[in-house]
Molecule: TPP riboswitch aptamer (THI element)
Organism: Motilibacter peucedani
RNA sequence: GUACGUCGGCCGGGGUGCCCUCGCGAGAGGGCUGAGACAGACCCGCCGAACCUGAUCCGGGUCGUUCCGGCGUAGGGAGCCGACGCACGAGGGCG
Numbered sequence: 001g002u003a004c005g006u007c008g009g010c011c012g013g014g015g016u017g018c019c020c021u022c023g024c025g026a027g028a029g030g031g032c033u034g035a036g037a038c039a040g041a042c043c044c045g046c047c048g049a050a051c052c053u054g055a056u057c058c059g060g061g062u063c064g065u066u067c068c069g070g071c072g073u074a075g076g077g078a079g080c081c082g083a084c085g086c087a088c089g090a091g092g093g094c095g
Base pairs, nucleotide, nucleotide: 001088004085005084006083007082008081009080010079011045012044013043014042016039017032018031019030020029021028022027051076052075053074057070058069059068060067
C1' cells in the first nucleotide's frame, strides 16, 4: 500500500398483491403469503435472485393471489467514503 472481512457514515435502488365483510362511492375492518402488502418501516446496492423484463409464460396447489416450483449459468438492475483487523507485497531502521 492493495485485495478481503467487520462496523459505521452518507448516498442510491426496490416492492406493496390476493380473498372476505361493510359501503353508492371514496374508503374502513378482517384474513393469506412474505423481511416488507404504504410500513416511515423492511429488503437490496456488482461475490448484485432486492427488484424489473420475458409474462396475459409453463407445472402444481389454493376460496384466491406475483401461494410454491420452473423459466434462471436468461436479459437488465442501485456505491462511495471512513475506522479497525488483515492474507500478501514493497521500502526503511536495528540486531